[in-house]
Order: sequence, then C1' cells, then structure tokens
RNA sequence: GGGCGCGUAGCUCAGCGGGAGAGCACUCGCCUCACACGCGAGGGGUCGCUGGUUCAAUCCCAGCCGCGCCCA
Repeated sequence: GGGCGCGUAGCUCAGCGGGAGAGCACUCGCCUCACACGCGAGGGGUCGCUGGUUCAAUCCCAGCCGCGCCCA
C1' cells in the first nucleotide's frame, strides 16, 4: 500500500429503515446479626466522525479515524 471484518451503556454483545435493547457491573429498597446469594425498582448512550440517499437512518451509500485478520 491492497482485500476482508468489526466500531451500539462501564464490560461482553444483540438489534439491521419507523420503539435503542439484553446479560454482567453500578445505585436504592427488601431479605440477613452482618456479608454473599436471591427478589423488586432505578440511573447510565452524540449507535466512531463527516457528508449523501430517504418523509424518516444505529441500519443503505461514500470518505475519514481506530482495532483485528490476510496479502504484498
């Protein structure tokens, strides 16, 4: 330098045009002598960035940035 894949909550990931979600973690309450486990409730997101398409974009297209694999 080229090809392919990935980028979504603190972590691991799902979602693939019209609601942003799960598990774990965190906070509060219940339980306990206390802790853990368990039960209930809650907070937390410029969906990598910039443009484009569309009535509408996390999702489609282009460029860029970062990470990984392969080739040279």
Molecule: transfer RNA
Organism: Alphaproteobacteria bacterium